[in-house]
RNA sequence: AUUCGGUUACGCCACACCCGCUGCGAGGCGGGGCCGGAAAGCUGCGGGUCUCUGUCGGAGACGGCUGGGCUGCCUGA
Numbered sequence: 001a002u003u004c005g006g007u008u009a010c011g012c013c014a015c016a017c018c019c020g021c022u023g024c025g026a027g028g029c030g031g032g033g034c035c036g037g038a039a040a041g042c043u044g045c046g047g048g049u050c051u052c053u054g055u056c057g058g059a060g061a062c063g064g065c066u067g068g069g070c071u072g073c074c075u076g077a
Base pairs, nucleotide, nucleotide: 003077004076005074006073012037013036017032018031019030020029021028022027035064041070042069043068045067046066047065048062049061050060051059052058053057
């Protein structure tokens, strides 16, 4: 440095749900909460699902649906 991995250890994130704010909506943000996660970090490029509008069509959301890309901690091999 790369790959496999998460045994040890230090940690990290935070499903559902509740409260507040926000958006036409899917949803997002903050607090509580903690099902789970070895990238549950980032990315809307591919697939997928969802929302708005709708004549064609267009715009948007989801990274904890999935594939890929980029980056990262640690002991062991």
Predicted 3D model of a 77-nucleotide RNA (c-di-GMP-I riboswitch aptamer) from Pseudogulbenkiania sp. The sequence was found by an Rfam model in a public genome assembly. Its mean pLDDT, the model's own confidence on a scale to 100, is 86.